Overview:
Predicted 3D model of a 75-nucleotide RNA (transfer RNA) from a Candidatus Peregrinibacteria bacterium. The organism belongs to Candidatus Peregrinibacteriota, within Bacteria. The RNAcentral record of the sequence draws on ENA.

RNA sequence: GGGUGGGUAGCUCAGUGGUAGAGCAGAGGCCUUUUAAGCCUUUGGCCGCGGGUUCGAUCCCCGCCCCACCCACCA
Repeated sequence: GGGUGGGUAGCUCAGUGGUAGAGCAGAGGCCUUUUAAGCCUUUGGCCGCGGGUUCGAUCCCCGCCCCACCCACCA
């Protein structure tokens, strides 16, 4: 330098055009002598950044940034 995959909640990941969810974690409550476990409720993200297409974009297109892997080049 080229190619492929990825970037969404504190963490691990879904969601692939109609204004975003799960598990764990956090907060409150029930239970318990207490803790743990269990159960109920709940907080939390405008989806890496900037443009474009569209009535409408996390999703499609372009550029850029970052991560992983493969190839090539140099040494």
Rfam family: tRNA. Rfam classes the family as a transfer RNA.
Its mean pLDDT, the model's own confidence on a scale to 100, is 81.